[in-house]
RNA sequence: UUCUUGACGGGUGUUGGAGUUCACCCCGAAUCGCCCCGGCUGGGGCAGAUGACUCCUACGAGGGU
Numbered sequence: 001u002u003c004u005u006g007a008c009g010g011g012u013g014u015u016g017g018a019g020u021u022c023a024c025c026c027c028g029a030a031u032c033g034c035c036c037c038g039g040c041u042g043g044g045g046c047a048g049a050u051g052a053c054u055c056c057u058a059c060g061a062g063g064g065u
Stems, first nucleotide, its partner, number of pairs: 009026005016056006033046005
């Protein structure tokens, strides 16, 4: 100096917050959605506040008082 492993810590997992849990990354990183048309700029369409579960908040729809 490089690589690997472990501990602690931090971060990330397509729109906010929290708890639990899983995965990934170590600042040179993890990550920054999909489909269709079009030569490109561009245009159209689809699921979703979760990685997963639960709760809160925001937004939307219906019903009741």
A computed fold for a 65-nucleotide RNA from a Candidatus Acidiferrales bacterium, annotated as Fluoride riboswitch aptamer (crcB RNA motif).
Its mean pLDDT, the model's own confidence on a scale to 100, is 75.
It was read from a public genome assembly, where an Rfam model found it.
Lineage of the source: Bacteria > Pseudomonadati > Acidobacteriota > Terriglobia > Candidatus Acidiferrales.